[in-house]
RNA sequence: GGCUUUGUGGCCUAAUGGUUAAGGCGUCCGACUUCGAAUCGGAAGAUUGCAGGUUCGACUCCUGCCAAGGUCG
Numbered sequence: 001g002g003c004u005u006u007g008u009g010g011c012c013u014a015a016u017g018g019u020u021a022a023g024g025c026g027u028c029c030g031a032c033u034u035c036g037a038a039u040c041g042g043a044a045g046a047u048u049g050c051a052g053g054u055u056c057g058a059c060u061c062c063u064g065c066c067a068a069g070g071u072c073g
Stems, first nucleotide, its partner, number of pairs: 001072007010025004018056001027043005049065005
C1' cells in the first nucleotide's frame, strides 16, 4: 500500500430504516443488618468514532476520513 472486519454509557452486549437507543456488570442513594457481605428498591450515566450524502424518517444504507484487529504483498 491492496482487501476485509469492527467502532453504541466506566466495562461487556443488544436494537427489522419507524414512537423516549434495551439489558448485564460497575458507580451513587435508600431499605435490611450491631457492622459488612448478599438480597431488594431507586437514580445518574450514550450527541451510537468524525464529517457529509440518500430518505418523510438513519445506530442501521452510501461516500470520505480517523482508530483498532485480521489477511495479502
This is a predicted structure of a 73-nucleotide RNA (transfer RNA) from Rotaria sp. Silwood2.
Its mean pLDDT, the model's own confidence on a scale to 100, is 81.
The sequence is in RNAcentral, with records from Rfam.
The organism belongs to Rotaria, within Eukaryota.